[in-house]
Context: one part of a larger RNA
RNA sequence: GAUGAACGCUAGCGACAGGCUUAACACAUGCAAGUCGAGGGGCAGCGGGGCGGCAGGCUUGCCUGCCGUUGCCGGCGACCGGCGCACGGGUGAGUAACACGUAUGCAACCUGCCCGUGGCAGGGGGAUAAGCGGGGGAAACCCCGUCUAAUACCGCGUAACGCGGCCUUGGGGCAUCCCCGGGCCGCCAAAGGGAGCAAUCCCGGCCACGGAUGGGCAUGCGGCGCAUUAGCUAGUCGGCGGGGUAACGGCCCACCGAGGCGACGAUGCGUAGGGGUUCUGAGAGGAAGGCCCCCCACACUGGUACUGAGACACGGACCAGACUCCUACGGGAGGCAGCAGUGAGGAAUAUUGGUCAAUGGGCGCGAGCCUGAACCAGCCAAGUCGCGUGAGGGAAGACGGCCCUACGGGUUGUAAACCUCUUUUGCCGGGGAGCAACGGGCGCCACGUGUGGCGCCACUGAGAGUACCCGGAGAAAAAGCAUCGGCUAACUCCGUGCCAGCAGCCGCGGUAAUACGGAGGAUGCGAGCGUUAUCC
Numbered sequence: 001g002a003u004g005a006a007c008g009c010u011a012g013c014g015a016c017a018g019g020c021u022u023a024a025c026a027c028a029u030g031c032a033a034g035u036c037g038a039g040g041g042g043c044a045g046c047g048g049g050g051c052g053g054c055a056g057g058c059u060u061g062c063c064u065g066c067c068g069u070u071g072c073c074g075g076c077g078a079c080c081g082g083c084g085c086a087c088g089g090g091u092g093a094g095u096a097a098c099a100c101g102u103a104u105g106c107a108a109c110c111u112g113c114c115c116g117u118g119g120c121a122g123g124g125g126g127a128u129a130a131g132c133g134g135g136g137g138a139a140a141c142c143c144c145g146u147c148u149a150a151u152a153c154c155g156c157g158u159a160a161c162g163c164g165g166c167c168u169u170g171g172g173g174c175a176u177c178c179c180c181g182g183g184c185c186g187c188c189a190a191a192g193g194g195a196g197c198a199a200u201c202c203c204g205g206c207c208a209c210g211g212a213u214g215g216g217c218a219u220g221c222g223g224c225g226c227a228u229u230a231g232c233u234a235g236u237c238g239g240c241g242g243g244g245u246a247a248c249g250g251c252c253c254a255c256c257g258a259g260g261c262g263a264c265g266a267u268g269c270g271u272a273g274g275g276g277u278u279c280u281g282a283g284a285g286g287a288a289g290g291c292c293c294c295c296c297a298c299a300c301u302g303g304u305a306c307u308g309a310g311a312c313a314c315g316g317a318c319c320a321g322a323c324u325c326c327u328a329c330g331g332g333a334g335g336c337a338g339c340a341g342u343g344a345g346g347a348a349u350a351u352u353g354g355u356c357a358a359u360g361g362g363c364g365c366g367a368g369c370c371u372g373a374a375c376c377a378g379c380c381a382a383g384u385c386g387c388g389u390g391a392g393g394g395a396a397g398a399c400g401g402c403c404c405u406a407c408g409g410g411u412u413g414u415a416a417a418c419c420u421c422u423u424u425u426g427c428c429g430g431g432g433a434g435c436a437a438c439g440g441g442c443g444c445c446a447c448g449u450g451u452g453g454c455g456c457c458a459c460u461g462a463g464a465g466u467a468c469c470c471g472g473a474g475a476a477a478a479a480g481c482a483u484c485g486g487c488u489a490a491c492u493c494c495g496u497g498c499c500a501g502c503a504g505c506c507g508c509g510g511u512a513a514u515a516c517g518g519a520g521g522a523u524g525c526g527a528g529c530g531u532u533a534u535c536c
């Protein structure tokens, strides 16, 4: 000098950052991932309409209310289906490894949504959930029968610049090969919905090629300690053939060979997420990896795959285990290293807050819905920075305190009183933002009642009556902490008497202690100051 700090004393305000370093210990409760009715069958609940009935009022054919019925309309719980749930958020356990960083390669690869280009969408089929009926169970939930729809599922047709095989012209390279062109054979598609009287338009569907983005794999080099760890290795190392994968590979398997690594440190053990960066230092270097960003790994512990463009999947599934809970004892349920919050551990680390207004994400044509991401607010001097606790004048150098050589002097000290002035912050009163533009409605224009552009209108703010501005009263409400032997800036008195105590080192204290305790004074820093811990 530094810190994610803690402890002691003290404490006025604001801005900006920060806040379980320990038990990857256990978790009550709430919330953290849904959305689409413009894919579908439906209709439990809500609102409206139609029909029937009853009651009341009467202006005799309407109004009001109630009951029943009806998917007809708005919508919509559950269900089928689509997309999302692999993002966002958390943590650092494991990992010494192509995990990370950097630089390359893939003639060995994938990529939903998005963009561009070209083309296509013909005609059929069988189911199933919800529903209805029945049954079992304490529950979780399960079983049977029967009906039905789709952008759910499955054949058929069509199809190449696509894929596979064979033949072939030409070109290229990096061993296996790659690219362009031609011929033949074989293989693979699709879904509809909305608006409108309609023409049509919009949102989707399928195939292929290209792009973008995101990923996968491989390799060179780089970054911990111990040699009081010296040998390690059986799928081990290589080959042929296969399986598997998006793809290469001993990744996996059968067979064959006997190799492979190592003092340029293998193997083992210990420790550890890596980087951008951060701290220190003149630098070289040393140390660290909290917040923020990138990458990795993990999600009670261990294992496994399924679905999917993508997972071996934090709030999905299955199995095993430990633990907790429910139970009718037969059987079940759960996973905060998401946001709050609780217990425990600890020197120690916050609210069971508000809002989707903005930014961003998911779904949706949109309106919109969801979003503990995010934005805000709350708590904490735990950090940095800024501001204040007044300014000018004022000597009888007052009183009091302390000290002395004591009629007196020194010091506290221009300090106070007193006079003049100011009003930051705080307090009271008034005004009061920016963050807001999207989106919506209407009109006009560009090719086509939609898309895009322009204009007008109304609406939309959690924070918040906050920031900020104006006015008012009033020096008013606001200073401490450590030190004073040397290092090291700051000295006297009293008390104590090797006691009580101090102490970072040297060392102080045994009767005059500038070193202990108190006082006066001084020095340093200041809303902080010291102590402890750790790094340079």
Base pairs, nucleotide, nucleotide: 001535002534003533005532006531007530008529009528012387013386014385015384016383018380019379020345025343026342027341029340030339031338034083035082036081039080040079042076043075046074047073048072049070050069051068052067053066054065055064056063057062058061090298091297092296100222101221102220103219104218105217106216109215110214114211115210116209117208118207119206120205122156124154125153131146132145133144134143135142136141162187163186164185165184166183167182168181170179171178172177192203193202194201195200224270225269226268231261232260233259236258237257238256239255241253242252243251273295274294275293276292277288278287279286280285300321301320302319303318304317323334324333325332326331351377353376354375355374359373360371361370362369363368390421391420392419393418400412401411402410403409404408425477427472428471429470430469431468435463439459440457441456442455443454444453445452446451480525481524482523483522484521485506486505487504491520492519493518494517495516501508502507